[in-house]
Context: one part of a larger RNA
RNA sequence: AGCGCAUGGGGAAUGCCUAGGCUCUCAGAGGCGAAGAAGGACGUGAUAAGCUGCGAUAAGCAGUGGGGAGGAGCAAAUAUCCAUUGAUCCGCUGAUUUCCGAAUGGGGCAACCCACUUAGUUGAAGACUAAGUAUCCAGAGAUGGAAGCAAACGCAGGGAACUGAAACAUCUUAGUACCUGCAGGAGAAGAAAACAAUAGUGAUUUUGUGAGUAGUGGCGAGCGAAAGCGAAAUAGCCUAAACUGAUCAUGUUUCGGCAUGGUCAGGGUUGUAGGACCACGACAUUUGGUAUGGAAAAGAAGUAGAACGAUCUGGAAAGAUCGGCCACAGACGGUGACAGCCCGGUACACGUAAUGUUCUAUAUUGAUAGUGGUAUCCUGAGUAGGGCGGGACACGAGAAAUCCUGUCUGAAUCUGCCGGGACCAUCCGGUAAGGCUAAAUACUCCUGAGAGACCGAUAGUGAACUAGUACUGUGAAGGAAAGGUGAAAAGGACUUCGAACAGAAGAGUGAAAUAGAACCUGAAACCAUGCGCUU
Numbered sequence: 001a002g003c004g005c006a007u008g009g010g011g012a013a014u015g016c017c018u019a020g021g022c023u024c025u026c027a028g029a030g031g032c033g034a035a036g037a038a039g040g041a042c043g044u045g046a047u048a049a050g051c052u053g054c055g056a057u058a059a060g061c062a063g064u065g066g067g068g069a070g071g072a073g074c075a076a077a078u079a080u081c082c083a084u085u086g087a088u089c090c091g092c093u094g095a096u097u098u099c100c101g102a103a104u105g106g107g108g109c110a111a112c113c114c115a116c117u118u119a120g121u122u123g124a125a126g127a128c129u130a131a132g133u134a135u136c137c138a139g140a141g142a143u144g145g146a147a148g149c150a151a152a153c154g155c156a157g158g159g160a161a162c163u164g165a166a167a168c169a170u171c172u173u174a175g176u177a178c179c180u181g182c183a184g185g186a187g188a189a190g191a192a193a194a195c196a197a198u199a200g201u202g203a204u205u206u207u208g209u210g211a212g213u214a215g216u217g218g219c220g221a222g223c224g225a226a227a228g229c230g231a232a233a234u235a236g237c238c239u240a241a242a243c244u245g246a247u248c249a250u251g252u253u254u255c256g257g258c259a260u261g262g263u264c265a266g267g268g269u270u271g272u273a274g275g276a277c278c279a280c281g282a283c284a285u286u287u288g289g290u291a292u293g294g295a296a297a298a299g300a301a302g303u304a305g306a307a308c309g310a311u312c313u314g315g316a317a318a319g320a321u322c323g324g325c326c327a328c329a330g331a332c333g334g335u336g337a338c339a340g341c342c343c344g345g346u347a348c349a350c351g352u353a354a355u356g357u358u359c360u361a362u363a364u365u366g367a368u369a370g371u372g373g374u375a376u377c378c379u380g381a382g383u384a385g386g387g388c389g390g391g392a393c394a395c396g397a398g399a400a401a402u403c404c405u406g407u408c409u410g411a412a413u414c415u416g417c418c419g420g421g422a423c424c425a426u427c428c429g430g431u432a433a434g435g436c437u438a439a440a441u442a443c444u445c446c447u448g449a450g451a452g453a454c455c456g457a458u459a460g461u462g463a464a465c466u467a468g469u470a471c472u473g474u475g476a477a478g479g480a481a482a483g484g485u486g487a488a489a490a491g492g493a494c495u496u497c498g499a500a501c502a503g504a505a506g507a508g509u510g511a512a513a514u515a516g517a518a519c520c521u522g523a524a525a526c527c528a529u530g531c532g533c534u535u
Stems, first nucleotide, its partner, number of pairs: 001534009015520001016484002020455002022452007029444002031149002039100003042055003046078001050074002061094006070082003105114003115133007135146004153184001154182005164171001168218001194201002205232005215223002236436003239380001243266010271414001273379004277373004286367011298355001302350002308323005324341002326330001332344003385409008395421001416431005471478002491519001494506004
C1' cells in the first nucleotide's frame, strides 16, 4: 500500500407514519359594497419578534340560548387575575370598528397633507370635539339609484398567431386565446311567417341514437349537420291596431261643434283565421298575488345513548387463554401493541332561537269564457323583398334556398303575405316586421356530510412547518428549502475533568439514551481504528 472482516464516524436513502393535498358524490349557498366592500397599513397582550384574533370599548364589550369546572389563543415559564352570584368555551343577535382602499370636502409619492359650513369647548385662538361638504342619473322637490370587488359558468361587441395542410396563399388552428361591456344563481333560447310529405308532429332547452351518415372541402388537410326515434323536464301568456270614453294642446268655426296630435282608461290578441262592429246570451268556471291567524314538518349551539371481567406475557394489553354480555349501535377516531362492551362517538330518540316550507282558515285585490252574422274597418313599413359588398348557417358563391346587414332601393294589406334548399305550377304548412316566460342545462371562490384499485414529505397544491413566506428583480414578475425524541418531559438533579453557557466521564430517568433534543428507522459514497492475509 492492497484485499478481507469487525467496530465506529459521516451521510441521508429506505421502511413505517400523517397534521396536508388531489379527484369526486350528495346537499346547501350562489354574492359582498356609500349603513363604506374585497384587500391592506398601523395599532392592540403584564410580554422581543411572528402567526391568529380584535380595533383607541382593540386575543376584546353587551344581550340571549347552550354548557357545567376549570380558565386567561398558537406557546413553555413567571407574575397578576377570572370562575357554581356559573367563568373559559359553543350558537344567535347587537355595540364598538383608527387610517388607506370605489374612497366620495380638496390634494396626494395609498395608509399622508390641507380646507370650508354648522353646532359646541363660559371669551378669544393659526387649538380641539361632533356632524356635513365628490360625480353621474331620475325627480318640481323631498329623496332615491349607480359606482367598486369577486373562482368558474352565460350572453353580446371586438378578435390573433404559432400550428396542420409534411412548403404555402383559399382552408385549418378558431370565432379558440385574449381585450371590452352586461347579467344571474343560473344565463341564453322559447310558444311556429316551425318541421314534414300525401302520413303526420305541435314552444324552447338538454341528452342517447341517427352518424363520422347526408353533405361540405386547394373535393387536399380537414370540417361536419338535420329530420325522425328513445329519454329528461314540461306552461303558457301580455301588447300594437280597429272601436269607445276622458283629458290636454294645436288648427278651424256659422261658437253648437269638428279635425289633427299627445296622454290615460276600456276593448282586443289569431290561421279551421281572429278581432272591431251588429244581434243573442252569461257573470259561470278556473286560478294568481298580498296580509293576518292556526297546525305540522324543517332548522344553531346542544341533550341522551346498550354491553367485561379474570389469568398469562409484557414497560404498558386492546394481544393470548378462560368465561360472559350488548347490538335499530360490529361507522370512525383515541387510549402505553390489534378494543362492539375503557373514552369520544355511532344506531335510534329528543331539543329549540333566528329563519322559513307546506297545509288550512279569513280578509283583500286581480286575471280568465260563449253562439251567430259578415257590408265596412283592423291585424306591427323605410318593414318584407331586390341590386352591390360582407357575415352567419355543417354548406369555402356554389344550382344556393334560409338568417343578419354597410350601401342604394323598395312592396302587398286576407281575393293578402311567407315557407317547403335555384326557379315555376299544383299541393301542403304557417301568419314576419312588438314583448314576457318556470323546469329539465352549465359552473364552484364558498359551507356541511361522505367517498377513493389517488399521493404519502424530491410525492401530493408552489405551500403538511411564521408560504406566495424567505430570497431575487427598478418593475411586470419569479419564487424556495424546511415534517417525525418518548407512552409520558419522566428533557438528564448531583459530582468530576475542562477557561467554558463547548464538550466529555460518572450518576439518575426511561422498556429503550447507538430514543439526549444535530433526537424513529438509519442503506451507499467517503473517513478512521483494530485484527487477519498478501506484497
A computed fold for a 535-nucleotide part of an RNA from a bioreactor metagenome, annotated as large-subunit ribosomal RNA, domain I.
Its Rfam family is "Bacterial large subunit ribosomal RNA". Gene Ontology terms of the family: ribosome and structural constituent of ribosome.
The RNAcentral record of the full RNA draws on SILVA.